[in-house]
Context: one part of a larger RNA
RNA sequence: UUGGGCCUAAAGCGUCCGUAGCAGGAUAUAUUAAUCUCUUGUGAAAUUGCCAGGCUUAGCUUGGCAACCUGCAGGAGACACUGUACAUCUAGGGACCGGGAAGGGUAAGAAGUAUUCCUGAGGGAGCGGUAAAAUGCUAUAAUCUCAGGAGGACUACCUGUGGCGAAGGCGUCUUACUAGAACGGAUCCGACUGUGAGGGACGAAAGCCAGGGGAGCAAACCGGAUUAGAUACCCGAGUAGUCCUGGCCGUAAACGCUGUGAGUUAGGUGUCGCGUAUUCUACGGGAAUGCGCGGUGUCGAAAGGAAGCUAAUAAGCUCACCGCCUGGGAAGUACGGUCGCAAGACUGAAACUU
Numbered sequence: 001u002u003g004g005g006c007c008u009a010a011a012g013c014g015u016c017c018g019u020a021g022c023a024g025g026a027u028a029u030a031u032u033a034a035u036c037u038c039u040u041g042u043g044a045a046a047u048u049g050c051c052a053g054g055c056u057u058a059g060c061u062u063g064g065c066a067a068c069c070u071g072c073a074g075g076a077g078a079c080a081c082u083g084u085a086c087a088u089c090u091a092g093g094g095a096c097c098g099g100g101a102a103g104g105g106u107a108a109g110a111a112g113u114a115u116u117c118c119u120g121a122g123g124g125a126g127c128g129g130u131a132a133a134a135u136g137c138u139a140u141a142a143u144c145u146c147a148g149g150a151g152g153a154c155u156a157c158c159u160g161u162g163g164c165g166a167a168g169g170c171g172u173c174u175u176a177c178u179a180g181a182a183c184g185g186a187u188c189c190g191a192c193u194g195u196g197a198g199g200g201a202c203g204a205a206a207g208c209c210a211g212g213g214g215a216g217c218a219a220a221c222c223g224g225a226u227u228a229g230a231u232a233c234c235c236g237a238g239u240a241g242u243c244c245u246g247g248c249c250g251u252a253a254a255c256g257c258u259g260u261g262a263g264u265u266a267g268g269u270g271u272c273g274c275g276u277a278u279u280c281u282a283c284g285g286g287a288a289u290g291c292g293c294g295g296u297g298u299c300g301a302a303a304g305g306a307a308g309c310u311a312a313u314a315a316g317c318u319c320a321c322c323g324c325c326u327g328g329g330a331a332g333u334a335c336g337g338u339c340g341c342a343a344g345a346c347u348g349a350a351a352c353u354u
Stems, first nucleotide, its partner, number of pairs: 004325003007308002012322001014202004021195003025089003029085003033082001035078008048066007092192001093189003096185003104178007111155002116150007126137002163170002207248006216242002222236003259321006267299014303310002327354003336347004
C1' cells in the first nucleotide's frame, strides 16, 4: 500500500465554531472539459510467437511476417452520468410571524432554615464522643432553655430514568439584559448545504498568581484510641483550600467507555413540550382520551454481534466527511519542539526484553 477495524478485545479528539480540502437536491438548455467509440501519426532496437536461412545439430545467429510497447498528439463522432455556463423549482437549509415550555447564560437586589460565635436572662454539674474509651470542653459557669445581635456558606420539601444546555454543567424569589430548541403558519429567500486537516472559542475538580473573605467542612500537621506495628480506618482539634473579584492552568472513568450529518427498516408501553379533535367541567392559563410533530425512557421483531447485548435515540441497511488503531512491557518514558509563573500540558520514539 491493499485489506480489516474503533460500546466491552488496540482504537471516537472533552465539546462546539469554522479556513483549505472532500462530498453534495429537482428540472430544462448549451458546452464537450472529463468519459466512451472510430481513425491517423508516433510509441528505436533487442526481447516474444510463427515461417524460412547460416554455422555437421543444438545453443547462438540472419531475414520476413505477426504481436507487444497498456502511452502521447492530431482528426471525426456519442452525450446517460460527472464537470462548467445559464435559466427555473421547492422536498434540504435559512429567514419571518404566533402563542406556549424550561435549574440555558450574565448582572443586581431580596428572602429562608440551620451551623458557629457574641451579649443578656434562666439554670447549676456535668457535657461531648465511641463498639468501648480517651484526648477535648466545663465552677473564669459549660451542655441545656429563652430573647437579641454578627458573619459566612448553602438553597430542604417541591424533585421526577422530569426539564434546559454543544460539552463542562445548571435548582430559593424578583428584576434587567441575553442565547438556543420544539410546535403551528394559505408568509419569504431559493441549494445558500454536510463534514472539517491546520486554526479559534468554551471547558468539572484540584492547582497557581494578586487582592478580599473565612461560618461550616477539611488535604497537611498535632493529639487520643485501635494494633505486633498503624505514617490508616474511629475520635478530638486544625492550616491551606472550599467562597468572591481579576488573571493563568487545559486536564478527568471530560462515559452512552458509542464522532458529526443524511436517508431508510415491525411494533408495544411510560413520560415531557407544542398543536389538534372529542368528552367532562368548579368555566380557569382546568381535566381525561385519541391523533400529529419534537424530546426523553423502557420492552421487543427483523437484522447485526464473539457473546453480553443493540434494536427508528442502532451497535440494522446505505452514503458523505473527519479523528484514531496495528501484540505485551520499556512508556505516555527519553530527546527535541511549542505552550505555561510553576505544577505540568500537547506532540512523542528507540535500544532492550518477552